Transfer RNA from a Solirubrobacterales bacterium, 73 nucleotides, folded computationally. The same sequence occurs in records of 5 taxa. Rfam family: tRNA. Rfam classes the family as a transfer RNA.

RNA sequence: GGGGCAGUGGUGUUAACGGCUAACAUGGCGGCCUCCAAAGCCGCUGAUUCAGGUUCGAAUCCUGGCUGCCCCG
Numbered sequence: 001g002g003g004g005c006a007g008u009g010g011u012g013u014u015a016a017c018g019g020c021u022a023a024c025a026u027g028g029c030g031g032c033c034u035c036c037a038a039a040g041c042c043g044c045u046g047a048u049u050c051a052g053g054u055u056c057g058a059a060u061c062c063u064g065g066c067u068g069c070c071c072c073g
Base pairs, nucleotide, nucleotide: 001072002071003070004069005068006067007066010026011025012024013023019056027045028044029043030042031041032040049065050064051063052062053061
C1' cells in the first nucleotide's frame, strides 16, 4: 500500500427482509425482607464508534473517517 471482518448501556449478548417505547442477563442506585448482612422480591438507571447521504421512517441501506483484529504484498 491492497483486501476482509468487527464496533450497541459499566460488562456480555439480542433486535429475519428498514417500521411499534431497541430487549435479556449482569452491574449501579433506592426500597421490602433480616438483629445485621447475603440470597430472594419490587422499582429506577444507563447504549446503537463518528460525520454525511437515501427514505415518510435507519442500529439495519449507501459514502467517507476513526479504532481493533486477520490476510496479502